RNA sequence: GCAGCAGGCCGUUCCAUCGUCCCGGGUAUCCGGGAAGGAAAGUCCGGACAACACAGAGCACCAUCCUUCCUAACCGGAAGAUAUCCGUGAGGAUAUUGUAGUGUAACAGAAAAUAACCGCCCCCUGAGAUUAAUCGAAGGGGGUAAGGGUGAAAAGGCGGGGUAAAAGCUCACCGGUCCUGAUGGUGACACCAGGAGCCGUACACCUGAUGGGUUGAAAGACCAUGUAUACCGACGUUCAGGAUUGCUCGUCCGAUGCCGGGGGGUAGGUCGUACGAUCCCGCCAGCAAUGGCGGGACAAGAUAAAUGAUGGAAACCGGUUCAAUUAUCUCUUGCAGAUGCAUGAACCGGGACAGAAUCCGGCUUACAGGCCGGCUGCAAAA
Numbered sequence: 001g002c003a004g005c006a007g008g009c010c011g012u013u014c015c016a017u018c019g020u021c022c023c024g025g026g027u028a029u030c031c032g033g034g035a036a037g038g039a040a041a042g043u044c045c046g047g048a049c050a051a052c053a054c055a056g057a058g059c060a061c062c063a064u065c066c067u068u069c070c071u072a073a074c075c076g077g078a079a080g081a082u083a084u085c086c087g088u089g090a091g092g093a094u095a096u097u098g099u100a101g102u103g104u105a106a107c108a109g110a111a112a113a114u115a116a117c118c119g120c121c122c123c124c125u126g127a128g129a130u131u132a133a134u135c136g137a138a139g140g141g142g143g144u145a146a147g148g149g150u151g152a153a154a155a156g157g158c159g160g161g162g163u164a165a166a167a168g169c170u171c172a173c174c175g176g177u178c179c180u181g182a183u184g185g186u187g188a189c190a191c192c193a194g195g196a197g198c199c200g201u202a203c204a205c206c207u208g209a210u211g212g213g214u215u216g217a218a219a220g221a222c223c224a225u226g227u228a229u230a231c232c233g234a235c236g237u238u239c240a241g242g243a244u245u246g247c248u249c250g251u252c253c254g255a256u257g258c259c260g261g262g263g264g265g266u267a268g269g270u271c272g273u274a275c276g277a278u279c280c281c282g283c284c285a286g287c288a289a290u291g292g293c294g295g296g297a298c299a300a301g302a303u304a305a306a307u308g309a310u311g312g313a314a315a316c317c318g319g320u321u322c323a324a325u326u327a328u329c330u331c332u333u334g335c336a337g338a339u340g341c342a343u344g345a346a347c348c349g350g351g352a353c354a355g356a357a358u359c360c361g362g363c364u365u366a367c368a369g370g371c372c373g374g375c376u377g378c379a380a381a382a
Stems, first nucleotide, its partner, number of pairs: 001378005007372004012314007020035006037353001041364002044362005049216004061212005066080005081096006098206001101205005117148002119144007128135002156174002159171003175199002177196005183190002220271004229263001231261003235257003241253004278297008316350008326340005331334001
């Protein structure tokens, strides 16, 4: 220098004019201050908070699943373990309960775990050949996982012994599993020694442990105009009606009007709601996630929903033209031509994803352009 790997960060700034939401001051309609994000997004996890529910236990259902740590908590994070796969490499992806038990195996193939299709070997019968011993078509019974063939996978691999032919049948070496012990590690686990011939793989069911009440700021709490009104009281009217009574008066109940009180509830308003697992800086502990200590800061709060628009300047990015410099190449060897890197000037163009709605911790997804340090591979030079 080129190509990459993993990570952290920024994501326009300033001025003027006109506007929007909130707060404070003044009430002459003015002055001052504050006003989006790294994801405010998806609403996928976990919590705070709130209301309701809730004797206790079990089953079901859902989620999680190697280890240690972090945290308020987590389907989160950090550092690690083992296996498989991808990459030359830096690195990346996926998986991980296994105590008991069960099932499945595309196609092909005889067979997908109590393996016999071909082949190999032994025995019996025996057409036939032959003087005979013997050979032997065909059939039957049995042994065999050496060899062939099928397959993603064929009963650990390889050699010696062994055998009728074979086979962990036996032995050495190698690989794995299980058991016992030692060492290192907090642990997952690693590694070593000894023993047992114990020896397929993958997936699923199942099982075990842990966790889980429901809803969601339209939660919820409070204030409450007008109209209508349960209920209560005072006064008036009518005696419509009823009770008491043989009848009248009276009394009581009731009806109705008006006045006052008054509960619930509607519109609307206030709170919840901006001081909190808060943010910034420094130091300390830790590999890190994170925690502790000290100092400083207070930073939108709308409710149909404000945070914007225009102009100018600067920086950045892209393109075109010009200038001078430099490197390489070409030949017609010339103050030649072509190409490339960086620099300067002028002009033109560009500014991503997105937009708070109770708050917080994560995850995931989107993103023009730019910055920083670390590591890997290749090439060249000193």